Notes
Small-subunit ribosomal RNA from a metagenome, 1507 nucleotides, folded computationally. The RNAcentral record of the sequence draws on SILVA. Its Rfam family is "Bacterial small subunit ribosomal RNA". Gene Ontology terms of the family: structural constituent of ribosome and ribosome.
RNA sequence: AGAGUUUGAUCCUGGCUCAGAACGAACGCUGGCGGCGCGUUUUAAGCACGCAAGUCGGACGGUAGUAUGGUGCUUGCACCAUAUGAGAGUGGCGAACGGGUGAGUAACACGUAGAUAAUCUACCACUGGAUGGGGGAUAGCUUAUGGAAACAUAGGGUAAUACCGCAUGAUGCCUAUUUUUUUAAUUAAGUUUAGGUUAAAGGAGCAAUUGCUUCGUCUAGUGUUGAGUCUGCGGUCCAUUAGUUAGUUGGUAAGGUAAGAGCUUACCAAGGCGAUGAUGGAUAGCCGGCCUGAGAGGGUGUACGGUCACACUGGGACUGAGACACGGCCCAGACUCCUACGGGAGGCAGCAGCUAAGAAUCUUCCGCAAUGGGCGAAAGCCUGACGGAGCGACGCCGCGUGAACGAAGAAUGUCGAGAGAUUGUAAAGUUCUUUUCUUAGUGAAGAAUAAUGAGGAGAGUGGAAUGCCUCUCAGAUGACGUUAGCUAAGGAAUAAGCCCCGGCCAAUUACGUGCCAGCAGCCGCGGUAACACGUAAGGGGCGAGCGUUGUUCGGAAUUAUUGGGCGUAAAGGGCGCGCAGGCGGUUUCAUAAGCCUGGUGUAAAAGGCACUGGCUCAACUAGUGUUUUGCGCUGGGAACUGUGAGACUAGAGUUUAGGAGGGGAAGCUGGAAUUCCAGGUGUAGGGGUGAAAUCUGUAGAUAUCUGGAAGAACACCGGUGGCGAAGGCGAGCUUCUAUCCAUAGACUGACGCUGAGGCGCGAAAGCGUGGGGAGCGAACAGGAUUAGAUACCCUGGUAGUCCACGCUGUAAACGAUGUGCACUGGGUGUAGGGUACUUUUUAAGUGCUCUGUGCCGUAGCUAACGCGUUAAGUGCACCGCCUGGGGAGUAUGCCCGCAAGGGUGAAACUCAAAGGAAUUGACGGGGGCCCGCACAAGCGGUGGAGCAUGUGGUUUAAUUCGAUGAUACGCGAGGAACCUUACCAGGGUUUGACAUGUACAUGUAUGUUUAAGAGAUUAGGCAGUCACUUCGGUGACGUGUACACAGGUGCUGCAUGGCUGUCGUCAGCUCGUGUCGUGAGAUGUUGGGUUAAGUCCCGCAACGAGCGCAACCCCUGCUGUCUGUUGCUAACAGGUAAUGCUGAGGACUCAGGCGGAACUGCCGGUGACAAACCGGAGGAAGGUGGGGAUGACGUCAAGUCAUCAUGGCCCUUAUGUCCUGGGCUACACACGUGCUACAAUGGUCGGUACAAAGUGUUGCGAGACGGUGACGUCAAGCUAAUCACAAAAAGCCGGUCUCAGUUCGGAUUGGAGUCUGAAACUCGACUCCAUGAAGUUGGAAUCGCUAGUAAUCGCGCAUCAGCAUGGCGCGGUGAAUACGUUCCCGGGCCUUGUACACACCGCCCGUCACACCACCCGAGUUGGGGGUACCCGAAGUCGCUAGUCUAACUUUUAGAGGACGGUGCCGAAGGUAUGCCUGGUAAGGGGGGUGAAGUCGUAACAAGGUA
Repeated sequence: AGAGUUUGAUCCUGGCUCAGAACGAACGCUGGCGGCGCGUUUUAAGCACGCAAGUCGGACGGUAGUAUGGUGCUUGCACCAUAUGAGAGUGGCGAACGGGUGAGUAACACGUAGAUAAUCUACCACUGGAUGGGGGAUAGCUUAUGGAAACAUAGGGUAAUACCGCAUGAUGCCUAUUUUUUUAAUUAAGUUUAGGUUAAAGGAGCAAUUGCUUCGUCUAGUGUUGAGUCUGCGGUCCAUUAGUUAGUUGGUAAGGUAAGAGCUUACCAAGGCGAUGAUGGAUAGCCGGCCUGAGAGGGUGUACGGUCACACUGGGACUGAGACACGGCCCAGACUCCUACGGGAGGCAGCAGCUAAGAAUCUUCCGCAAUGGGCGAAAGCCUGACGGAGCGACGCCGCGUGAACGAAGAAUGUCGAGAGAUUGUAAAGUUCUUUUCUUAGUGAAGAAUAAUGAGGAGAGUGGAAUGCCUCUCAGAUGACGUUAGCUAAGGAAUAAGCCCCGGCCAAUUACGUGCCAGCAGCCGCGGUAACACGUAAGGGGCGAGCGUUGUUCGGAAUUAUUGGGCGUAAAGGGCGCGCAGGCGGUUUCAUAAGCCUGGUGUAAAAGGCACUGGCUCAACUAGUGUUUUGCGCUGGGAACUGUGAGACUAGAGUUUAGGAGGGGAAGCUGGAAUUCCAGGUGUAGGGGUGAAAUCUGUAGAUAUCUGGAAGAACACCGGUGGCGAAGGCGAGCUUCUAUCCAUAGACUGACGCUGAGGCGCGAAAGCGUGGGGAGCGAACAGGAUUAGAUACCCUGGUAGUCCACGCUGUAAACGAUGUGCACUGGGUGUAGGGUACUUUUUAAGUGCUCUGUGCCGUAGCUAACGCGUUAAGUGCACCGCCUGGGGAGUAUGCCCGCAAGGGUGAAACUCAAAGGAAUUGACGGGGGCCCGCACAAGCGGUGGAGCAUGUGGUUUAAUUCGAUGAUACGCGAGGAACCUUACCAGGGUUUGACAUGUACAUGUAUGUUUAAGAGAUUAGGCAGUCACUUCGGUGACGUGUACACAGGUGCUGCAUGGCUGUCGUCAGCUCGUGUCGUGAGAUGUUGGGUUAAGUCCCGCAACGAGCGCAACCCCUGCUGUCUGUUGCUAACAGGUAAUGCUGAGGACUCAGGCGGAACUGCCGGUGACAAACCGGAGGAAGGUGGGGAUGACGUCAAGUCAUCAUGGCCCUUAUGUCCUGGGCUACACACGUGCUACAAUGGUCGGUACAAAGUGUUGCGAGACGGUGACGUCAAGCUAAUCACAAAAAGCCGGUCUCAGUUCGGAUUGGAGUCUGAAACUCGACUCCAUGAAGUUGGAAUCGCUAGUAAUCGCGCAUCAGCAUGGCGCGGUGAAUACGUUCCCGGGCCUUGUACACACCGCCCGUCACACCACCCGAGUUGGGGGUACCCGAAGUCGCUAGUCUAACUUUUAGAGGACGGUGCCGAAGGUAUGCCUGGUAAGGGGGGUGAAGUCGUAACAAGGUA
């Protein structure tokens, strides 16, 4: 310090997530030791038991008991004396500290700085003074009574440092007074005088009488410490809390307190607080600090320290120096316990401990040895404060689990095809060490000194002693503790785990699993090859820990003070006026609030930081310094801001002289058009649409003419022109009124800018009341369209639109750009002024300048697009607004509104994105250009019939499998009766039907034959007997047995290779370098022409290049030359019935080689002087001559594991293999591809002519004979330019048929045969005789073809025993049409839009149905809180009262005082009523969100099909 995640990719915005640190933690796995810390964060829930506050006999009375002695003596009891003396009691001090907790509290509670001149302070220290003399009680105790108990009552008697008078007394207090200082002040301090008033207690020691010492007591003052009260400033959230307050604010008087004060009461006044946030609600103890962070900040308040509050809940006072009191009291309430039912007792938020709760937090330990506290003269006692130990890896720190050597790189494990790699110097082994551990021993420091003793010095007093003060020495005491440490012995001995390994993020392989099980912080993994799940091996990280979860800060500049934004990403208020507030021109003087600076007080300690020291180090701890940025007091400065006073004119404004304008309001006027009314002319339609219909018209429309009425809007001018703050404003004239601009003067003198609230204006639609209503026109009606059409289109039509008055207050109210001021290059329009010059005047032009309004652009800015003196540039001032998407501008509350609705405005829940700009593609019922049998123009078909064939479906034991829009369907298959064959049934077989190897045994191979069986097969018989040899055997081959293995048309074409289809024979697809852009990318490849073509030319920030195109190859068309049999035959010769039949020939045809020929080469025109195009000549052929082969980058996870090959998986007496039979040929049906037809351009019969290309020895088979025929028998020739298949057919010539289901058509069926083949039943082809179905040219729709083509005619070949209407080839005859590119389909280039990128077969919206989740409303119901009014009213304080009782005092038949009683105000809990706030729950209702495959439509994204 950053990283991951939105996209096909990019930049940006923006959220989510991660890496860090921390914790009073918890959970999972694991766990050796020590030190130092920490340990109920949850219900301030409830608590058994023990302890946590006592002490003093030197304040007091004195008992039980014990010991000793004595007496009585009834020998075991009583009494007496002495000593000792518990417990209890009176009294003093303490108990208000220490310890716990954080419920309450938003407050002077806390922090900080002050005030107290408005106060108190026990014990303590210091300084003075005093301590005289009396009195009456009471507990304990005893007697008695009541009660279960707690306890209570009565009688008797007793003490005090308990209680009460009296005396004395001041510098104390009170009143008055004098004076000095001081203060805002009779405020405060001191001083003078006079008057009034308040005290006390003794104990111990020593001496011995009178006292001394000491501890107390009283009083006064000072100090210290602690406390009370007041004030400035500071630190939470909500405005969906905006008004609040009656003792409330102030005054007077009185009361009250330690003390100021409405603190309380009476009276008077009507104030006080609040947008700088009162009041209300929610939450919370506050701070030093702690965590985090670079800091600023943010979070937090556990332990330690300061402070506050509380002590079961609420109220109250008493005592006291101090409490309204944690281990005190009273009352009320809830709860628990005891009870004899009458009554009583209790308060762990002290230490341990228990129960419940919870993810979760310890021992019912030891000791007062240390430190501290209470009491005491002291010894000492008490102390769950504290010091220690125990439990817990809860945290921090330290140590260890061994070290060195050790390669046969052991074994195991894992991986790998193997070699081998890895685990790994790791282990084993050898040598060594002993921290730790076990055992035994030794052994510090924490302890200081107290009492006391000894000695010395001192003060004071005295006659002295005790005593006081101080120094030195001696002097007991250890919980921890079997302490720490040290020594010895033993022995590597006692000690390693956890998490991770897809990216972020260091570290990978194998197996298992198969969208299952599971993982996951985010992105995301898993659907058969998972580096992501589980396991193993290996590796990485940390280590007595490691991970997970939770929380906080960080990263996050993601609330931005430091340090962000608002044209389009979230975000400028619709616009103006303007109070408060913020900010503010030039200059002088003053001031010193802000500001700068010096000094000073405080900012506790601990903590942090630096240095140094102590525990072996560290954690921990000690010392010193520093930090503590703050607040207070005080000295100085005066630039800037503020404030006060004065001046100025550049900002702002006023006025005079000009100007422009649809600025606003009111009134008046006008013409065109429309509709309606009346009348005339006139006749059959009009109107409307894509096309129609509704509608209108013979009752006279539309059209046309004349006249009239009504309302609304103002053509042309008219313009990125004008005006206005915005909304907005358009016929003309008049009146009223506001603004703006320029120039030149005069005047005022900062009067300014912005502007939360507030006020006003504010399109359209809408609302109210009253008018008006021509046209248009929501709703509505009808007609169309449509699957539907509650729409788009049409015919009508009401509100409304118009006017007046009032309301509403919103818009994409947009420049999506707040207002104002200043500054920063230009160019060019336009509107309104001014000024100078020029031209000839009307007037125009040019320059300069001010103001408005546009365009283009520099710098700069911006994510880019873009903005660019009219800024989105550079600055200043002020306001508004934003902080991921959805939920939602919703709910709820409040405000406004007549309503509609508007303003303000959440949360739960859910997602990892949502979004902006630009890029490349793809797409568009976007545009432009261009091409193709794409359409059009034609010819012939398919779709109808019968049959053939393929497919689907169905059927079946099986109907094997694959191919499925184009790009499957006469396809794999170029030929299923068996075989093929993969399927089914049945029967066999298991090293196998086939391959290789090893071991053993045995035999040649082979031929032939018998039996059983459907066959496979099984069981035999006969013949046969390899090569070499050292005669043991070995080798080849075969068979058998055993083991490795074979085998699989089993699965996965979505694991693959290869091959193939398609876009498409379309013209495209890319690269290097350069340049442009932040980048994806662009450029090149776009543009102008041209081409079949990214073909070529020109231009150009591009220049070149590659794969494609073309050419090179084959066939065909012309020709030359060479060769000349099996081909050919012109000339010559011979011959035949005839024929190149023969000799011969190479001329011709033909065949086979090698060449030539065509290149826009030539001419004319067009074009840009190019490329090229058009026409022409010549030529066999003319503009790629015709045809073929040839298929760029890529697309479709296209097809094929069943051609072949192949990874993985699966089967192995079967999913292998063999055999027989069956099936692949089924048949209500649907589709594709074909054949044959429906006839006369024909059928049929007879005659007759002309091909090409092929094939043939398991073959083609002439010819002859037989058969009606298929064919049979005999058989020549031919291994082929020689022989054969072989007849070509359509055609031509002639006859017949005469329009009909026919002499068309041939299906189907019966019979008889032929051929192939072991075998034609399932299931072949052909022949003959007979039969003679549908069909009379085919709906919607759809296919092929542009010339030797379509159409039509036959021939051949492959496969093949046999079996084509299919496939592949061959030739014969031989057309029609193309104006053209609007439309359909497909494609190419450019451009445009896009919310698509799996790319339009895309994306995506809403209702409905289902499931789940959170929420809102809700009749109600049930809690909590606080408010008001009233009722009741405990304890208790404060009053009133003289009913009862009464020791101290007195002036004594009585009184004072006190207690009890009674009563008043207040008063907690409780009750009633009422309305408020806030929870829980809820029938039902509502929308929202989420959810692989639901329904209906198709609203949006392209002109999204109505922008």